[in-house]
RNA sequence: CGCUGACAAAGGCAAACCUGCUGUAAGGCGGGGUCGCAAAACCUCCGGUCCUCGGGAAUUUUCUGAGGAUAGCGGGGCUGCCGGC
Numbered sequence: 001c002g003c004u005g006a007c008a009a010a011g012g013c014a015a016a017c018c019u020g021c022u023g024u025a026a027g028g029c030g031g032g033g034u035c036g037c038a039a040a041a042c043c044u045c046c047g048g049u050c051c052u053c054g055g056g057a058a059u060u061u062u063c064u065g066a067g068g069a070u071a072g073c074g075g076g077g078c079u080g081c082c083g084g085c
Stems, first nucleotide, its partner, number of pairs: 002085004012037002017032006035072001042077002045075003048070006055064003
């Protein structure tokens, strides 16, 4: 440097749920918690999903514009611990 996660060590993160704050909402942040995670570190570039607002088409729930959320939905980018080869 490349491939890889069988065993092991040191540690790390934290779903649901409860709770405080925050946001119109999806959701976010702190505390408790621990389902899981070898990138569950970071980045919305692509697709998906969700929310808000509006116009138009269709006509009753789809298509479409703008803004937002999700990196623990997938792909991609980028950085990186330990072990094995």
The RNA shown here (c-di-GMP-I riboswitch aptamer) has 85 nucleotides and comes from a Pseudomonadota bacterium. The prediction has a mean pLDDT of 82.